[in-house]
RNA sequence: UACUUGGAGAGUUUGAUUGUGGCUCAGAACGAACGCUGGCGGCGUGCCUAAUACAUGCAAGUCGAACGUGAAAGUCCUUCGGGAUGAGUAAAGUGGCGCACGGGUGAGUAACACGUAGGUAAUCUGCCUUUUAGUGGGGAAUAACACAGCGAAAGUUGUGCUAAUGCCGCAUACGUAAGAGAUUAGAAAGAUGGCCUCUAUUUAUAAGCUAUCGCUGAAAGAAGAGCCUGCGGCCUAUUAGCUAGUUGGUGGGGUAAUGGCCUACCAAGGCAACGAUAGGUAUCCGGUCUGAGAGGAUGAUCGGACACACUGGAACUGAGACACGGUCCAGACUCCUACGGGAGGCAGCAGUAGGGAAUAUUGCGCAAUGGGGGAAACCCUGACGCAGCAACGCCGCGUGAGUGAGGAAGGUCUUCGGAUUGUAAAACUCUUUUAUUUGGGAAAAAUGACUUAAUGGCUAAUAUCCAUUAGGAGUGAUGGUACCAAAGGAAUAAGCACCGGCUAACUUCGUGCCAGCAGCCGCGGUAAUACGAAGGGUGCAAGCGUUGUUCGGAAUCAUUGGGCGUAAAGCGCGCGCAGGCGGAUUUGCAAGUCAGAUGUGAAAUCUCGGAGCUCAACUCCGAAACUGCGUCUGAAACUGCUAGUCUAGAAUGUCGGAGGGGGCAGGGGAAUUUCACGUGUAGGGGUAAAAUCCGUAGAGAUGUGAAGGAACACCGGAGGCGAAGGCGCCUGCCUGGACGACUAUUGACGCUGAGGCGCGAAAGCGUGGGGAGCAAACAGGAUUAGAUACCCUGGUAGUCCACGCCGUAAACGAUGAACACUAGUUAUUAGAGGUAUUGACUCCUUUAGUGACGCAGCUAACGCAUUAAGUGUUCCGCCUGGGGAGUACGGUCGCAAGACUAAAACUCAAACAAAUUGACGGGGGCCCGCACAAGCGGUGGAUUAUGUGGUUUAAUUCGAAGCAACGCGCAGAACCUUACCUAGGCUUGAACUCCUCAGAAUCCGGGGUAAUGCCUGGAGUGCCCGCAAGGGAAUUGAGUGAGAGGUGCUGCAUGGCUGUCGUCAGCUCGUGUUGUGAAAUGUUGGGUUAAGUCUCGCAACGAGCGCAACCCCUAUCGUCUGUUGCCAGCAUUAAGUUGGGCACUCUGACGAGACUGCCUGGGUUAACCAGGAGGAAGGUGGGGAUGACGUCAAGUCCUCAUGGCCCUUAUGUCUAGGGCUACACACGUAAUACAAUGGCGCGUACAGAGGGAAGCGAACUCGCAAGGGGGAGCAAAUCUCAAAAAGCGCGUCUCAGUUCGGAUUGAAGUCUGCAACUCGACUUCAUGAAGUUGGAAUCGCUAGUAAUCGGAGAUCAGCACGCUCCGGUGAAUACGUUCCCGGGCCUUGUACACACCGCCCGUCACACCAUGGGAGUUGUUUUCAUUUUAAGACGUGACUCUAACCGCAAGGAGGAGAGCGUCUACAGUGGGAGCGAUGACUGGGGUGAAGUCGUAACAAGGUAGCCGUAGGGGAACCUGCGGCUGGAUCACCUCCUUU
Repeated sequence: UACUUGGAGAGUUUGAUUGUGGCUCAGAACGAACGCUGGCGGCGUGCCUAAUACAUGCAAGUCGAACGUGAAAGUCCUUCGGGAUGAGUAAAGUGGCGCACGGGUGAGUAACACGUAGGUAAUCUGCCUUUUAGUGGGGAAUAACACAGCGAAAGUUGUGCUAAUGCCGCAUACGUAAGAGAUUAGAAAGAUGGCCUCUAUUUAUAAGCUAUCGCUGAAAGAAGAGCCUGCGGCCUAUUAGCUAGUUGGUGGGGUAAUGGCCUACCAAGGCAACGAUAGGUAUCCGGUCUGAGAGGAUGAUCGGACACACUGGAACUGAGACACGGUCCAGACUCCUACGGGAGGCAGCAGUAGGGAAUAUUGCGCAAUGGGGGAAACCCUGACGCAGCAACGCCGCGUGAGUGAGGAAGGUCUUCGGAUUGUAAAACUCUUUUAUUUGGGAAAAAUGACUUAAUGGCUAAUAUCCAUUAGGAGUGAUGGUACCAAAGGAAUAAGCACCGGCUAACUUCGUGCCAGCAGCCGCGGUAAUACGAAGGGUGCAAGCGUUGUUCGGAAUCAUUGGGCGUAAAGCGCGCGCAGGCGGAUUUGCAAGUCAGAUGUGAAAUCUCGGAGCUCAACUCCGAAACUGCGUCUGAAACUGCUAGUCUAGAAUGUCGGAGGGGGCAGGGGAAUUUCACGUGUAGGGGUAAAAUCCGUAGAGAUGUGAAGGAACACCGGAGGCGAAGGCGCCUGCCUGGACGACUAUUGACGCUGAGGCGCGAAAGCGUGGGGAGCAAACAGGAUUAGAUACCCUGGUAGUCCACGCCGUAAACGAUGAACACUAGUUAUUAGAGGUAUUGACUCCUUUAGUGACGCAGCUAACGCAUUAAGUGUUCCGCCUGGGGAGUACGGUCGCAAGACUAAAACUCAAACAAAUUGACGGGGGCCCGCACAAGCGGUGGAUUAUGUGGUUUAAUUCGAAGCAACGCGCAGAACCUUACCUAGGCUUGAACUCCUCAGAAUCCGGGGUAAUGCCUGGAGUGCCCGCAAGGGAAUUGAGUGAGAGGUGCUGCAUGGCUGUCGUCAGCUCGUGUUGUGAAAUGUUGGGUUAAGUCUCGCAACGAGCGCAACCCCUAUCGUCUGUUGCCAGCAUUAAGUUGGGCACUCUGACGAGACUGCCUGGGUUAACCAGGAGGAAGGUGGGGAUGACGUCAAGUCCUCAUGGCCCUUAUGUCUAGGGCUACACACGUAAUACAAUGGCGCGUACAGAGGGAAGCGAACUCGCAAGGGGGAGCAAAUCUCAAAAAGCGCGUCUCAGUUCGGAUUGAAGUCUGCAACUCGACUUCAUGAAGUUGGAAUCGCUAGUAAUCGGAGAUCAGCACGCUCCGGUGAAUACGUUCCCGGGCCUUGUACACACCGCCCGUCACACCAUGGGAGUUGUUUUCAUUUUAAGACGUGACUCUAACCGCAAGGAGGAGAGCGUCUACAGUGGGAGCGAUGACUGGGGUGAAGUCGUAACAAGGUAGCCGUAGGGGAACCUGCGGCUGGAUCACCUCCUUU
């Protein structure tokens, strides 16, 4: 000084929405690895795999102050013999202590192994500390050594000598051990330094004294160890039973110690659903990572514990081991060998090989810390301290700072203007961390020992020695390191990933469903912010990404903190053991619970406060915390236990009524069928229609009788009963349950219920009956492309009974059981009570059931709502993405069918629920339309024309394709057009702009060619400016490059324009309101309309685009105008020809008029409808123009425009010729016909609209005619085209392939044009096909319409049966909306939403993947039995050997060994179980742009679907039986709501 500091979401299922639900991402972490890159330092970390095998070196020794031996080199001396020193050193040995620590690893182990808390009166403990008592006196050996052998070696044998703190006795024994006790048993070792006071002897020494270190007995302590116990922490029940030393007892043995630890005997126990046994996996913990937490995952480094040390077994020594660097045995492997035999164990530190994605140096030092030995010096120490390697991690620093705009160059993009990179660079000024070089230079070091001084102890002593304090000298692997200073110079230092969304960051080019990307969604098929590259940007930074793993997000296993009507999920139903939970009240106890205290919870870590390295990481100090467990004390509300009481739960009793509750027996009638007999005759039956079938051998029909089986009409009802399945004629017997009333009795006796037991539709199975009807299978007939089906005719199991199995259903309320509470209304069943009444109804209250509606509340919504899906409590069952799969394997049950239990691999990013908007339906309702119907006329048949397809071709240019392409683009292809083909040319080009040079422009020729191109001659100088030279405009030629040009591609990159639904009545918005929301409302409903037109109502109120109206033409009238028009009256003519006139017609400008305005009726006093009047016109008067939001990626890049791509001596452009005009054929659209309502001839009447100057062209004339000549008039109410035709009148033809019809062909002509051959139109003469009204099918039209008749125009030199306009004549029919087609509105179902041309199921075929079965084969783990038994231990040991003790001796005691017995590793044999690998063949499953067969499901999916079961079938599936609604539609019944 401080300590409660803590919680984010997103993407992805859909056309959209809400929910459910999975998948994926953003975060943190790591002993990591990989890719790219890499400056420095500090602190950490570093074989996760093969507990695989290891070369080499080192990792445990030390003590002469325990003991006996004991060198050498060198040096010195020497009498040369040697001696001294080295040195009592090295070395080996006896002996002591250590080697059981430290270090490594995690194989085994699911266990008292670990953690935590306890126990040990059931125990041990070397060294260390304290206390106490001793340390006396003897003896026998043995190594070393010497000698002699054996052996290749390792090693070893014999004989002999010798010491000790080695070994063995004797004495002693406070206390110790044994024993009830008497009593008995049992120790020791000395060494070193100093001293001479005492004793001994001569000094000096020791046998003395003293100090220290030892030794022995004992008692404590500290620390360590053993054993026992409670509690805690993995998975599998597809492991349910395990266990004979097993559980306990007694005796004995064994151990430091308890104990079946071992053994003999006795008893028969022990464990287990609270999971034994078995299998799999795994060292455990403090901690670590994550998380808000609770949790989850983990157990590297550091620390505690355990286990292991090549594999298995065993003991020895010792305080401690069954021992990592010890021993023995067995096994595998490696090495040495003289082949006889030996040696070895890195999971110590380095290091090697191998394995692997992957993990370091055969380093330095004992200076520090720690350990062993020693009195100490010291020695040893791969513990440890350091260094090396590695960005493996964390932390820190740097790669420069300031100024600097001509915003340089370069790059990239560009709308070509610019923008960006970018103050970035350059340039100028400054700094020097880091790196480099040079110089200086720490701390870590202090103890011990030595020495100096002092104090204390021992003592005779100021010696020594011991202890303490202070000082001195000396000791560093790291390392000349940290640090400091100087020098010089920006000098030495930036990458990686990403940029479609999630998720911060965008452009260009390349590529073209290719190459590739991808965490999820998903990108890529010619304009890719998603691939690759570049520029730019974003993020992090000496790192950045990727991969892997863990937690998080994930409330996605939910204690905190989820669910189960329809999304996954309530057992088919009950009874009930265990278990869980449990009414009221009063004592006691204190197990749970709560409080206080206390012990423990190691340290480190985490947190907080400080401190030290320049900071930080890191380290140190302190605090807190460690949520746990134990003990003690207390409290007594709640739970529990104990004892008592109570009656509200529960049960019993009495009375009563209701009921298809169950079982058994008996009885009944209707109907079907069959049989018998009769009547009777030709059909019956069946279906959408038929046929199979029955019938003249007499059916069917009808009458009588008989037989037999099954089911019980009406009553009958969302009414009753039952736990569910289920239960229906009547009567009897036996029997279960519920309910009501009365309150009497018992006194919590209750609720739930894992396992267990029982019941359990239909189908199915077994045995025996029965068998009328129905009816899987089967047969036949139909239907059909097929029809293993739907329909029909038959028909067997079965359906029925008895007994026994099966045990499943959409066994459903898709809703477990029980209890309590929380608005109501209404109906009904069974009771009870009350009021009223003569009584019956009625009414009120109440209990139990069964329904409907509805508030609060709940729900994702739908919906539920006192019969909860509301609010609570208790218990049980179940769920955790879809598929694989309720499948495989295993197990249990079953006669079988099969049932129950129940996975994984693999695969997908969804699957799913409810609701919304559309679309669709072989769903429903309402309505409209030449949609049908009623009519008229056509098409489809013929010939021709024209367009298209197809075919052909050098080319037959291109486009248009159901309606909505096909007499369409084309309002007009001989050349041109023209885009196509062939051939010949041109290359800045035929046309455009700019630049340079030359010439004015322009005009007239010639040569040559198929033509263009090409070659060439002549004439000619204008306009503007200018002093001249010259320049300019316009134009021509040549040249150069910028650029032209493209009917080349993409209409799926586009604009514009157009078609179509459809002139259908719709399409939307604002505000408000409802709904979590998508959305709804408005816009629905009652009427009405041509109309979403209007009106009424209404949580809607308004508005917009559409409708209507406004516009044009037309129908009536008026005003104005009066020529080129008109002519009533006047005059005139052949003629409105002229005068005159402008009344009329007409012209064309302005007006009027029609609005349901008026009347009657209906209707809601509405909108509106029907009728009527008036009016030229009547209910939008008739036409036209006008085309909402949108749909069809509809059409058009070849009208035009345009992005991108492509061509550039050609895909451009010019020219000639050809082609677009072909022709077996098919289709569309037209023309003309087939004739008498007609053809032909003659005569004759009446329009409207339009065109005309490169034009219309009159009169007149020629020609049979097309036409020629001619040229009046007219830029038009004047002239002209121009004749209208059908019609009307007269005549003729007389039903024929014709006097119909005109194709085709021949000949001759005319016109246009440069040119009619391919390839024009017309004329004349001749020719005279097909065709006699058209199959299936199909088109148009509702009134001035259809039909019919002619006229004009555009295009155009010419060419019209096409197209567009114009008028003439001028009908028929519409009952009506059942049906076909299209459309509108409402509603319903939906698994559709590129929307039914939708979706989608199964077999088969092919490819790939994982998996089950499988004769077997093979491996591994484990178990049982048995054989053999190493080393070792224990027992025995009559045989062998034997120093210490006893004994005079013999001998004894004791010891050792052979042998034998028991146990036993490895090994062998036989049997069993589990798990894996593999396996001919085989089963299903999954996945896979365009395979085959059908069409099962979604709509009433065209036979409603589905569940269980059985049979059948290529397949989806079909059929039978029972069940369900999660079935549409219509009708009926019941109930509810409202009036």
RNAcentral holds the sequence, with entries from ENA. A computed fold for a 1539-nucleotide RNA from a Candidatus Altimarinota bacterium, annotated as small-subunit ribosomal RNA. Its mean pLDDT, the model's own confidence on a scale to 100, is 83.